[in-house]
RNA sequence: AGAUGUUUCCGGGGCAGGGUGUGAUUCCCUACCGGCGGUGAUUCCCCGCGAGGGGCGAGCCCGCGAACCUCUUGACCGGCCUGACGGCCGGCGAGGCUGAUAAGGUGAGAUUCCUUGGCCGACAGUACAGUCUGGAUGGAAGGAAACGACG
Numbered sequence: 001a002g003a004u005g006u007u008u009c010c011g012g013g014g015c016a017g018g019g020u021g022u023g024a025u026u027c028c029c030u031a032c033c034g035g036c037g038g039u040g041a042u043u044c045c046c047c048g049c050g051a052g053g054g055g056c057g058a059g060c061c062c063g064c065g066a067a068c069c070u071c072u073u074g075a076c077c078g079g080c081c082u083g084a085c086g087g088c089c090g091g092c093g094a095g096g097c098u099g100a101u102a103a104g105g106u107g108a109g110a111u112u113c114c115u116u117g118g119c120c121g122a123c124a125g126u127a128c129a130g131u132c133u134g135g136a137u138g139g140a141a142g143g144a145a146a147c148g149a150c151g
Stems, first nucleotide, its partner, number of pairs: 002150001005147006017029003031131002033121002035064004044055004059119002068096004074092001076091006101117005123134003
C1' cells in the first nucleotide's frame, strides 16, 4: 500500500402575487424547489516549462435512499408479555413497489455543455398538497474525521 475494527461528526430545498369559494399555501392563473453515488468534452478554475494532471459539472442516462407491502433465516440483536414452556413486536437480510426529456446548436465524441420548449415529485391529515402540518429531536443513500489492532 492493502484489508479490517471501534467511535464521533455531518447528511434536503421550495407557494411570492392574483382568482373562485363559508372554507383552498391543496382547485385555477402564475411563482418556486431539486438528496446521495456513478458517468461526463469543450468552456471555466488550480498545478505544471511542457507532455500532462487535478477540480467543478445531470431532478427527468445508470444506480441508491426514506415511506409502504411481502417473505426467509438465526441456540443473532433489542424490547415487551409469561411461574415456566413459550409467545408477540421491532432490527439486521432478500424481494416487490417506487417519477420524469425532447428539439436545435457546437463537436471526433454530450439525453451531462449552450438555447428553447416540455415533464416529474411517497404516505397520513385537511377543500384535492413536490412546497403546509405530521410520523421525523426519527431513519438513511452516503460523506468526513479520530483512534486501535493485523500484516
This is a predicted structure of a 151-nucleotide RNA (FMN riboswitch aptamer (RFN element)) from a Clostridiaceae bacterium.
Its mean pLDDT, the model's own confidence on a scale to 100, is 76.
It was read from a public genome assembly, where an Rfam model found it.
Rfam family: FMN riboswitch aptamer (RFN element). Gene Ontology term of the family: FMN binding.